[in-house]
Context: one part of a larger RNA
């Protein structure tokens, strides 16, 4: 570290249970609500939280019952206070009370809140009522027009008021209406179809339909609904997908009726109310005649009765034995109109609840019976002169829709538009239409059951049993997640009973733990029943540190233990690339899976189709559907042929029939028969149809708290620069223009902070951050930037425009829903055995990865000897191949017509040359897929013999398969390239294991049923690795063997051919290699040797007019050639064996598998031998087929068992059989506390299939069910699904631990880097500080405690627990109004709803009255002190016009400059005041620190304003009536009046002293002391700077909110009121108030380097808030 055992940990599968689900059966109900639902907020117990109940009468209160002892609800106990025989508690009936919200209804409004008005009452601030809004009726008041009389009356009627009565809102599902989709099917799409479905809308309570202008058909029938049948018919339709009826019969249920008119009668007389009357064979009215009877329903009130709503009675067993316990087991007994069920310490008729059966209500309710009152309904015949029977109907044209029926030949029926009718001598329908004939009577209503669905009791289940059953068995629609619609979980089991562990140790310890007890058990200890598995330990035994290992098989030494049977390890040696999909073809570096455990995929449903099994009837039959019946231990049984199938066929049909149709016939076609129900299986249909998986489509709501624009209304921009217009002196000019200088202070200027933003880089990328940091950048008075509140919505929307925003989603947002969309695609698809056994081709496709017919596999059943081989006898072809006579094409050559070019000629012709072309022909030599005067093998075709278990072939069932790949032949393309592409024969892979080629799908040997430490052989091999070997002959020196060509080359080795040679060859050495001549030409020169042309002669053994080298040229050297020497072979071509050279790659060998091999262990001939496979034999065994024999059995069909003979068993897709196993039921054997099931471990069976093992193994756990055998049903078998759900691992003690800095002492504690204090250092300081708003919701403060949260630790905390904390007339809402929202009445709109007037919300704006100090652990413009000021009420006192929802005024508003203020803060200097300046030394004219202060009242000042202002007084056709007001008009006055700031006062007060100094207190200390509180104690001048504040000024064009509220006027009306002024007394309700608040407390899932409006903001540098430094403060950022 590995095996394996034992013992544990983590874990929650198994098992067993069940509180709870489901699914149904029966019964009963089937609405609630303005008397305030439904849902909900808040309370509510003596004690905190959920839950359940109740509502200020609040786990409750009252009556009536009913039970009888206890009670004061559950988790959940515990204490405490109670109640109860005067009857509690509980159960029933019936009252009574019922906060607020919520249709919410006085108003508003952010639901669960605010704010009212008016009457009442009385304890004087409480209580108790009433006040919405529409509709319809009453009544009251009644205006204008109208009308009538005629001038003043009356009625009606709009508006108003008041009084009744009804309505709204809520509900799961069916219901019936109005609007009305689209994935999707069609293999593609538009009609169609999904579907009038899903959705959203109104409406009842069951709906809705409904008493014939209906169906039918010569017969008839009698509303309407609802189920069977008709029937997938009869239609319909891109006649495609596919839609689909009715009359008829079969049941269930059963119900008919009431108006309008005709006529009469009343009357308030356009209108009404009584009488009548209500149809189709036509009726009634009207005349006329007759009759007073009969059924019959409502509704109230009484009786009786049954049921429901609490209840009462209700039978029967002991004993022993084991056991913790008896209901077991033994043994005797007893009861049953009760042997359903449950409970009890294991399994109970006889122990308890209870069950069969009897029985019971004061109250209430529901049904029914009988009275009784009382309201109704309800009958006849005549005659036909008259009248009435429903009109903008019916019906027609268009243009839709509904009827199955898609506009068709479209009848019917509804509707929009246009038109338009009859009047019983009428009218309508019968699928165009018209006659006839029948059959009803529209244009007006209403009707109960049969029937859908819910909730609820009870009952019940071949449903589930804690990943299951609801999403919920548990504080479940909860936690949690979203801005919102919406989404949305996990979690069950101690024990019989808590007897739930007293007391002791260990520990900081309310952690764990060890004794102890308790219990049968405690390994039943609250993390509790069983307790598998991955995982993680600890012990023992063996092993293991030179080792290459899909990990295992096969042998197997050794070591350890042994009940001696065995058991464990496990060196070494052989051979050994995981599974799964998907492929031609994976170890495959192609896909899936980290591991385990539970889940997880061919279901079901149609009286559907077929086809096979099996059964029931039958030979003309078979057979029930809905319904129904009467019983029951609820589960079976009979009734029920209406209907189907069959029994008879051809025809388009009339029609005829064993036939019959076409037909002039002749022929031919299609019949001349056997079923029927019923369950199983297989397959198809139609449905989600094996299961997982889109991207989309649609419809219906939900988002503008993100970001786009807009609209309201607020707020923000350090500081510096530039220097337009205008202007104003001069010059200029006739007068302008102009031009200098100044002033001035413009600008989508200019630089640069806050603020916006993001061109770049670079860290970051598992982050700090789901977009940030750092550097640098742009814009920074503008088209700027920003706060709050709005609008605008998905077929839109905004958009300075990018396919850009639209809550982290955008080429169409997000939530449910159609919805299981669809997916010819991918991925998965769970127990075995046994036979068989494929294809990767044809054809057709919007087809080519798809599917259809055939092909090829398989079962069944039947036919036949027909079928493949094989022998042989017959055919017929035109390929190999051959060959050139054709068709082409090609080589040399002869002959040759004609051509071409010369010669002759001036030219042509002729004639003639010709190293030129050259038809034809001859001769020679080729080629051909689209050539053949020829031609095989083979392959096909017949015919005959012979022939396999059995094939062939016929008919049905049932598939699969249409991507193939290599090899070898024989073509095609190609480059006679491909591991290519396409065919054709074969084979092999695919579906094939075994040997062999090192190692290898396709290549070579061979086809595995199983076992054997038997034999014999392919291929291939035999020095070792590695199983087996020798000999002969010869090659090869290259490690060739053991990669490769042209081409090279005296390597060798065996031929063959020709030549030289003893008359001496080849070769080497010794010699000659001569002369004419320096041939000639040419050249300056050329003499063998620089060219050209010739190449002779002579002399010799021989020697070239010269083979090279050489000089300028000569020369010289050499060769040829010869002559000796030498003495025996040399050459030359050429075929051929085996070598060599050519040969250069990437990490050292790395091109025999490796050692290594050389007369080989290499080649090549030959010989004999072994080895070598799942092949073949042998020897056993198993299973199949076929024949066959023998036994048993038989439903006579067969079927088992056992033999014998002969043949077979490799296999994916795939057919077919046969079996194992899980859960439940059935019926039945039977086991079980003396120990079910599970679980862990053995062993055994089944020659180890799945699996089984209790009777007829074993052991331990465990603690109560469990079940064989025969059957049935099925949610039935897992390794994959980037499955789903828990759990556990790995990586890995690794990455990190979130910008920056800490260090010591001390102190507490069980421990201190981390907490306090102290000291010290660093950090920030236009901020990391202080204060405000949103947001948050208690984080605030103490105290205490550290399990969990805090990125370590923690004694700390924004962390748990306990308590505690937020005081207001003046601050802020509360008033007032904008944008904009809602909207009474109005308009509009299939519904829903949409706008929108009066109102009525709405702040971000307006209006509006307090300051300073002081307190507290934790509030303060809020307590307290001191000093104020609003308002309002009484009152006295005095004045006199008040008076409003109306008029008038104000309120009231830009931006940019720019100037004042002897001006505020603030700060600096100066002087001089007041404290202090500690120890040892020095310094003391010296360093430190300080020197403040509101509101309010009083005065006042800089400025503005000299007038269009301000006061007065006048005038009056406005100002909706009125005015004294405003506005006009006309006169007169002038230093009022506004005003930041100051100054007094406010204050003889309050403040400020961690220094001093006294005084007192408090805690520790034995004291010294040493820490803290409290109380008292102190001082002001002046200079400067200077605001962004306050007043003003000037400019500019873009010309810069409303109402309240203030003032003032009238107007109704009051004058005892009411209003002003002064003094007194009193009153100020309600709600926020704590704490964060640029952050550790908001938004960012986090104690997150990021976002988040406002205000204050000192020094020193400096323009400056910029940079640096630092006060004050505040930190030191949890490793």
């Nucleotide at each position: 570290c590995g095996u394996a055992u034992a013992c544990a940990a983590c874990g929650a599968a198994u098992a067993c249970c069940u509180u709870g689900a489901c699914u149904g059966a029966u019964a009963u109900g089937u609405c609630c609500g303005a008397u305030g639902a439904a849902g909900g907020a808040c309370g509510u117990u003596a004690u905190a939280g959920g839950g359940u109940g109740c509502g200020a009468u609040a786990a409750g209160u009252c009556u009536c019952g009913g039970c009888g002892a206890g009670c004061u609800c559950c988790c959940a106990a515990a204490u405490a206070a109670g109640c109860u025989a005067u009857g509690a508690c509980c159960c029933g009936u019936g009252a009574a009370u019922u906060u607020c919200c919520g249709a919410a209804u006085g108003g508003a409004g952010a639901a669960a809140u605010c704010c009212a008005u008016c009457c009442c009452g009385c304890u004087u601030g409480c209580g108790g009522g009433a006040u919405a809004c529409c509709a319809u009726g009453a009544u009251c008041c009644c205006a204008a027009a109208u009308u009538c009389u005629u001038u003043g009356a009356u009625a009606c009627u709009a508006a108003g008021a008041u009084c009744a009565u009804g309505g709204a809102g809520g509900g799961a599902a069916g219901u019936c209406g109005g609007c009305g989709a689209a994935c999707u099917g069609a293999a593609a799409u538009a009609u169609c179809u999904c579907a009038g479905u899903a959705g959203c809308c109104g409406g009842a309570g069951a709906a809705a339909a409904g008493a014939a202008a209906u169906c039918a058909a010569u017969a008839g029938a009698g509303a309407u609904u609802c189920c069977c049948u008709u029937a997938g018919u009869a239609g319909u339709g891109a006649c495609g997908a596919g839609c689909g009826a009715a009359g008829a019969g079969g049941g269930a249920a059963g119900a008919g009726c009431c108006c309008a008119a005709a006529c009469c009668a009343c009357u308030u007389u356009u209108a009404g109310u009584g009488g009548g009357g209500u149809u189709g064979u036509a009726g009634g009215a009207c005349u006329c005649c007759a009759a007073u009877a009969u059924c019959u329903g409502g509704u109230u009130u009484a009786u009786u009765u049954a049921u429901a709503u609490a209840g009462a009675g209700g039978a029967a067993g002991g004993c022993g034995c084991u056991g913790g316990a008896a209901a077991g087991c033994g043994u005797u007994a007893c009861c049953a109109u009760a042997g359903a069920g449950g409970g009890u310490g294991a399994u109970a008729g006889u122990c308890c609840c209870g069950u069969a059966c009897u029985u019971g209500a004061a109250a209430u309710a529901u049904a029914a019976u009988u009275a009784a009152a009382u309201c109704g309904g309800u009958a006849g015949g005549a005659u036909g002169u008259u009248c009435c029977u429903g009109a903008g109907u019916a019906g027609g044209u268009u243009c839709g829709g509904a009827c199955a029926c898609g506009u068709g030949u479209a009848a019917u029926c509804c509707g929009g538009a246009u038109u338009g009718a009859a009047u019983c001598c009428g009218g309508g329908a019968g699928g165009a239409c018209c006659a006839c004939c029948u059959c009803c009577c529209a244009a007006g209503g209403c009707u109960a059951a049969a029937a859908a669905g819910c909730a609820u009791a009870u009952c019940a289940g071949a449903u589930c049993g804690a990943u299951a059953g609801u999403g919920a068995a548990c504080a479940a629609g909860u936690a949690c997640c979203g801005u919102g619609a919406g989404g949305g979980a996990a979690a069950g089991g101690u024990g019989a009973a808590a007897a739930g562990a007293a007391c002791c140790c260990c520990g900081g310890g309310a952690a764990g733990g060890g004794g102890a007890g308790u219990g049968a058990a405690a390994u039943a200890g609250a993390a509790c029943u069983u307790g598998a598995a991955a995982u993680u330990g600890u012990a023992u035994a063996c092993g293991u540190a030179u080792a290459a290992g899909g990990a295992g098989u096969a042998g197997g030494a050794g070591c350890u233990c042994u009940u001696c049977g065995g058991a464990g390890u496990g060196a070494c040696u052989g051979c050994g690339u995981g599974c799964c999909u998907u492929u031609u073809g994976u170890a495959g570096a192609a896909u899936g899976a980290g591991c385990c455990a539970a889940c997880g995929a061919g279901u079901u449903a149609g009286c559907u189709g077929u086809a096979u099994g099996g059964g029931g009837u039958a030979u003309u039959g078979g057979u029930u559907a809905a319904g129904g019946c009467a019983g029951u231990u609820u589960c079976a049984g009979c009734c029920g042929a209406a209907g189907c199938c069959g029994u008879a066929g051809c025809g388009a049909a009339a029609g005829c029939g064993a036939g019959u149709c076409u037909u002039a016939a002749a022929a031919g076609g299609c019949g001349u028969c056997u079923a029927u129900c019923u369950c199983a299986u297989g397959c198809a249909c139609u449905a989600g149809a094996c299961c997982c998986g889109a991207a989309a489509c649609c419809a219906a709501g939900u988002g503008a708290g993100c970001a786009a624009a807009c609209c309201a209304u607020g707020g923000g921009c350090a500081g510096g620069u530039u220097g337009a217009a205008g202007c104003g002196u001069c010059g200029g000019u006739a007068a302008a223009a102009c031009g200098c200088c100044g002033u001035g202070g413009a600008g989508g200027a200019c630089c640069g902070a806050a603020c916006c933003a993001u061109c770049a880089a670079g860290u970051g990328c598992a982050g700090c951050a789901a977009a940030a940091c750092u550097u640098a950048u742009g814009g920074a008075u503008g088209a700027c930037c920003u706060g709050u509140g709005g609008u605008u919505a998905g077929u839109g929307u905004a958009g300075a425009a990018a396919u850009u925003g639209u809550c982290a989603u955008c080429g169409a947002a997000c939530u449910u829903g159609g919805a299981g969309a669809u997916a010819g695609c991918u991925g998965g698809u769970u127990c075995u055995c046994u036979c068989c056994g494929a294809a990767a081709u044809a054809u057709a496709u919007u087809u080519a990865g798809g599917u259809a017919u055939a092909g090829c596999c398989u079962c069944u059943a039947g036919u036949u000897a027909c079928u493949a081989g094989c022998a042989u006898g017959g055919g017929g072809g035109g390929u190999a191949g051959a060959g050139c006579a054709c068709u082409g094409u090609u080589u040399g050559g002869g002959g040759a017509a004609g051509g071409g070019c010369g010669g002759g000629a001036a030219a042509u012709a002729a004639c003639u040359g010709u190293a030129c072309c050259a038809a034809c022909u001859c001769c020679u030599a080729g080629c051909a897929a689209a050539c053949u005067u020829c031609g095989a093998a083979u392959a096909c075709c017949c015919g005959u013999g012979u022939g396999a278990a059995u094939g062939u072939c016929u008919a049905g069932g049932g598939a699969g398969u249409c991507a193939g790949g290599c090899c070898a032949u024989g073509a095609u393309a190609g480059c006679g390239a491909a591991g290519u592409a396409c065919c054709a024969u074969g084979g092999c892979c695919g579906c094939g294991a075994g040997g062999g080629a090192a190692a290898g799908a396709g290549c070579c040997c061979a086809g595995a049923c199983c076992a054997c430490c038997g034999u014999c052989u392919a291929a291939g091999g035999u020095c070792c690795c590695u199983a087996a070997u020798a000999u002969c002959a010869u090659c090869u020196c290259a490690g060739u063997g053991g990669c490769a060509a042209a081409c090279g080359a005296u390597g060798u080795g065996a031929g063959a051919u020709u030549g030289u040679u003893u008359a001496a060859a080849c070769a080497g050495c010794c010699a000659g290699g001569a002369g004419g001549u320096u041939g000639g030409c040419u050249u300056a020169g050329a003499a063998g040797c620089a060219g050209c042309c010739a190449c002779c002669c002579u002399u010799u053994a021989a020697a070239a007019a010269g083979u090279g080298c050489g000089u300028a040229a000569u020369a010289g050297c050499u060769u040829a050639c010869u002559g000796g020497u030498c003495g025996a072979a040399c050459g030359a071509u050429u075929u051929u064996g085996c070598g060599c050279g050519g040969a250069a790659a990437a990490u050292c060998c790395a091109a025999c598998g490796g050692g290594g091999c050389u007369u080989a262990a290499g080649g090549u001939g030959a010989u004999a031998a072994c080895c070598g496979a799942a092949g073949a034999c042998g020897u056993g065994g198993g299973c199949g087929g076929u024949a066959u024999u023998u036994u048993g059995u038989u439903u006579c069909g067969g079927c088992a068992a056992a033999g014998u003979a002969u043949c077979g068993c490799g296999g994916u897709a795939g057919g077919a059989g046969a079996g194992c196993g899980u859960u439940g039921u059935g019926a039945g054997a039977g086991c079980a506390u003396u120990g079910a099931a599970g679980u862990c471990a053995g062993g055994c069976c089944g020659a180890c299939a799945a699996g089984g093992u209790u009777u007829a193994c074993u052991g331990a756990u465990g603690g109560a069910g469990c079940g064989a055998c025969c059957a049935c049903a099925a949610g039935u078998g897992a390794g994959a699904a980037u499955g789903u759900u828990g759990g556990c691992a790995u990586a890995a003690g690794u990455a990190a631990c979130u910008u920056u800095a800490u260090u010591a002492a001390u102190g507490u504690g069980a421990a201190a880097a981390c907490c306090a204090u102290u000291a010290a250092c660093g950090u920030c300081g236009a901020a990391c500080a202080c204060c405000c708003a949103a947001g948050g919701u208690u984080u605030c403060c103490g105290a205490u405690c550290c399990c969990a949260u805090g990125g370590c630790a923690a004694u700390c905390a924004g962390g748990g627990u306990c308590g505690g904390g937020u005081u207001a007339g003046u601050c802020g809402g509360u008033c007032c109004u904008a944008a904009g929202g809602c909207g009474a009445g109005g308009c509009u709109g299939a519904a829903a709803a949409g706008c929108g007037u009066a109102g009525u919300c709405g702040a971000u704006g307006g209006a509006c009255a307090a300051c300073a100090g002081g307190u507290u652990a934790a509030u303060a413009u809020u307590c307290c002190u001191g000093u104020a000021c609003c308002a309002c009420u009484u009152u006295u006192a005095u004045u006199a016009g008040u008076g409003a929802u109306g008029g008038c005024g104000u309120g009231a508003c830009g931006c940019a400059u720019u100037u004042g203020g002897a001006a505020a803060a603030u700060g600096a200097a100066c002087u001089u005041c007041c404290g202090g300046u500690u120890a040892a030394u020095g310094a003391a004219u010296u360093c430190c620190g300080g020197g403040g202060c509101a509101a309010g009242c009083u005065a006042u000042u800089a400025g503005c304003u000299u007038a269009u202002g301000c006061a007065g007084a006048u005038c009056u056709a406005g100002g909706u009536a009125a005015a004294u007001c405003c506005g006009u008009u006309u006169c007169u006055g002038u230093u009022c009046g506004c005003g930041a700031g100051u100054a007094g006062u406010g204050a003889u007060g309050c403040g400020u002293a961690u220094a001093u100094a006294u005084g007192u207190c408090u805690a520790c200390g034995c004291g010294a002391g040493u820490a803290g509180g409290c109380a008292u104690u102190a001082a002001a001048g002046u200079u400067c700077u200077g605001a962004u504040u306050c007043a003003g000024g000037u400019g500019c064009c873009a010309a810069g909110a409303a109402a309240a509220g203030c003032g003032u006027c009238u107007a109704a009306a009051c004058u005892u009121a009411u209003a002003g002024u002064a003094g007194a007394a009193g009153u100020g309700a309600c709600c926020g108030u704590a704490c964060c608040c640029c952050a550790a407390a908001c938004c960012a899932a986090c104690a997150c380097u990021g976002g988040u409006g406002g205000g204050u903001g000192g020094a020193u540098u400096g323009a400056g808030u910029a940079u640096a430094u630092u006060a004050a403060g505040a930190c030191g950022a949890a490793c």